[in-house]
RNA sequence: GCGCCCGUAGCUCAGUUGGAUAGAGCACAGGAUUCCUAAUCCUGGGGUCGCAGGUUCGAAUCCUGCCGGGCGCA
Numbered sequence: 001g002c003g004c005c006c007g008u009a010g011c012u013c014a015g016u017u018g019g020a021u022a023g024a025g026c027a028c029a030g031g032a033u034u035c036c037u038a039a040u041c042c043u044g045g046g047g048u049c050g051c052a053g054g055u056u057c058g059a060a061u062c063c064u065g066c067c068g069g070g071c072g073c074a
Base pairs, nucleotide, nucleotide: 001073002072003071004070005069006068007067010026011025012024013023019057028044029043030042031041032040050066051065052064053063054062
């Protein structure tokens, strides 16, 4: 330099046939329970879906460029 894959909550990821409020588990906060802690149960906060454009009535999803990471070829 070229090709392929990945980037979504603090962490690990799902969602990629474009559609109505963007989700799960763990973690975190509050509460219940307990003499206290742990465990268990209930509730809650937290994301402008890597960045910028484009297409579209509508984009996490499609297209383009860039950034970061991984793998391969040279």
A computed fold for a 74-nucleotide RNA from Denitrobaculum tricleocarpae, annotated as transfer RNA. The coordinates come from a structure-prediction model, not an experiment, and the mean pLDDT is 82. It was read from a public genome assembly. NCBI's taxonomy places the organism under Bacteria, Pseudomonadota, Alphaproteobacteria, Rhodospirillaceae, Denitrobaculum. It matches the Rfam family "tRNA". By type it is a transfer RNA. Rfam describes the family as follows. Transfer RNA (tRNA) molecules are approximately 80 nucleotides in length.